[in-house]
């Protein structure tokens, strides 16, 4: 440095419309729309910060939001801790 296992792990509308269902309605599910989030991934150095005194360059938990996500649960989740294995 890489992989595996365990534990912890945030943010943002339970919005609007339509469909399904239903006697009607609610809930659930599906689709669309707009808003929002930034911690899978992706893109970018235009700003910020770091790597250096500077330039060039690179990187990021920065920026963008393509993807993803947006009540609880489930799933995902950068990063941190512990254990194991490999280089």
């Nucleotide at each position: 440095c890489c992989g595996c296992g365990c534990g912890g792990g945030a943010g943002a509308g339970a919005c609007c419309c339509g469909g399904u269902g239903c006697a009607c309605g609610a809930g659930g599910c599906c689709g669309g729309g707009c808003g929002c989030c930034g911690a899978a991934g992706g893109a970018g150095c235009a700003a910020u910060u770091c790597c250096u005194c500077c330039c060039c360059g690179g990187a990021a938990u920065c920026u963008c939001u393509c993807a993803g996500g947006u009540a609880u649960c489930c799933c995902g989740g950068a990063c941190c801790g512990c254990g194991c294995g490999g280089g």
Molecule: Glycine riboswitch aptamer
Organism: uncultured Pseudonocardia sp.